[in-house]
Molecule: SAM riboswitch aptamer (S box leader)
Organism: Cytobacillus stercorigallinarum
RNA sequence: UUCUUAUCAAGAGCAGGCGGAGGGACGAGCCCGAUGAAGCCCGGCAACCGAUUCUAAAUGAACACGGUGCUAAUUCUUGCAGCAAUCAUGCUGACAGAUAAGGA
Numbered sequence: 001u002u003c004u005u006a007u008c009a010a011g012a013g014c015a016g017g018c019g020g021a022g023g024g025a026c027g028a029g030c031c032c033g034a035u036g037a038a039g040c041c042c043g044g045c046a047a048c049c050g051a052u053u054c055u056a057a058a059u060g061a062a063c064a065c066g067g068u069g070c071u072a073a074u075u076c077u078u079g080c081a082g083c084a085a086u087c088a089u090g091c092u093g094a095c096a097g098a099u100a101a102g103g104a
Stems, first nucleotide, its partner, number of pairs: 001104008013042001016041003022032003026079004043071003048067003052062003075096001080093005
């Protein structure tokens, strides 16, 4: 980098520290940001993989020790197709994206 499988409506600091202007993948929109962005540290959430424990056993349960991950807004909305419509919009499925585990 790419392929496969699973998940993406919940949760996580309204006075933490450093830091200083940007950020929300991309386009469009709409937002967040000096009452302080990104990033790093700490804290927290979750529980995908491993370990451990329970069970006769597990594709079950517990735990959170190790490996990730996450911590504004539904994956912020939408980007393609379909359905419905009171033509405002709503719903469904793909695509794209993210994360985990495994493979090339």